[in-house]
RNA sequence: UUAUAUAAAAGGUAAAAUAAAGGAAACUUUAUGACACAAAACUAAAGGGGCUUUAAAAUGCCAGCCAGUUGCUAUA
Numbered sequence: 001u002u003a004u005a006u007a008a009a010a011g012g013u014a015a016a017a018u019a020a021a022g023g024a025a026a027c028u029u030u031a032u033g034a035c036a037c038a039a040a041a042c043u044a045a046a047g048g049g050g051c052u053u054u055a056a057a058a059u060g061c062c063a064g065c066c067a068g069u070u071g072c073u074a075u076a
Stems, first nucleotide, its partner, number of pairs: 002076004012037002017032006035064001041069003047066002049062003
């Protein structure tokens, strides 16, 4: 540097639901919680896709849909 994620070690994130707050909504934040995750880290003005609102659209929202960028451990 490239490929892989069977086992082990250390550490991390936190779905649904409930409560409070914000928002027109999607959804977000905090607390409880523990479905899962080897990128469930970061990127939403500059790839695709989805959701909300709307006469039609996003200038709103989603990174735990794919994608892009960076990275831990182990093995080869």
Annotation
The RNA shown here (c-di-GMP-I riboswitch aptamer) has 76 nucleotides and comes from Lachnospira multipara. The coordinates come from a structure-prediction model, not an experiment, and the mean pLDDT is 76.